[in-house]
Molecule: transfer RNA
Organism: Planctomycetota bacterium
RNA sequence: GGCGGCAUAGCUCAGUCGGUUAGAGCGAAGGCUUCAUAAGCCUUAGGUCACUGGUUCGAGUCCAGUUGCCGCUA
Numbered sequence: 001g002g003c004g005g006c007a008u009a010g011c012u013c014a015g016u017c018g019g020u021u022a023g024a025g026c027g028a029a030g031g032c033u034u035c036a037u038a039a040g041c042c043u044u045a046g047g048u049c050a051c052u053g054g055u056u057c058g059a060g061u062c063c064a065g066u067u068g069c070c071g072c073u074a
Stems, first nucleotide, its partner, number of pairs: 001073007010026004019057001028044005050066005
């Protein structure tokens, strides 16, 4: 240099053929329980879906480019 894959919550990841609320587990905060802690149960917060454009009535999802990481190859 060429080719391919990945990027969604603090972490690990789902998200169906593009369709009307963006989710789970762990973690965090608060509460219940306990003499207290742990465990268990309940509730809540936390997201410009990497970035910039495009297509569309509608994009986390499709297209182009950029950035970062990983891999293959000369």